The RNA shown here (transfer RNA) has 71 nucleotides and comes from a Candidatus Uhrbacteria bacterium. Its Rfam family is "tRNA". Rfam describes the family as follows. Transfer RNA (tRNA) molecules are approximately 80 nucleotides in length. The family's RNA type in Rfam is transfer RNA. Gene Ontology term of the family: triplet codon-amino acid adaptor activity.

Parts: sequence; structure tokens; C1' cells
RNA sequence: AGGGAUGUAGUGAAAUGGUAUCACAACGGUCUCCAAAACCGUUAUUCAGGGUUCGAGCCCCUGCGUCCCUG
Repeated sequence: AGGGAUGUAGUGAAAUGGUAUCACAACGGUCUCCAAAACCGUUAUUCAGGGUUCGAGCCCCUGCGUCCCUG
């Protein structure tokens, strides 16, 4: 330099163009002499900017980050 993949809570991942969800973590509570475990609840997420669409995490374009391949 060229080509490809990928980007979603703190972490790991789901999501046919139609209310963004699950697990762990964090926080609060119940229980306990105390703690752990268990149970109940709460908070927090679509890389950035445009476009298409009634509606975009999803489709298109550009940029950025990460990974892989070729030279």
C1' cells in the first nucleotide's frame, strides 16, 4: 500500500428494519450473631458523522479503533 472481518452496559454475548435483551459484575434489600451462599429489586449499553426509510443495532457512504491475509 491492497484485500477481508469486526465494533452493543464494567466484562462476555443475543437481537427477521418495529418497546435494545441475557449472564456475570456493581449497588440496595431479605435472611444470618457476623460473613458467604441463596432469594428479591435497582442502575447502566448500540465507535463517530452523514444518508435511505414512517421507523436503523441491523441497509448504504465516510472516518476512527482492533484483528487477520497478501506484498

The source organism's lineage runs through Bacteria, Bacteria candidate phyla and Candidatus Uhriibacteriota. The coordinates come from a structure-prediction model, not an experiment, and the mean pLDDT is 83.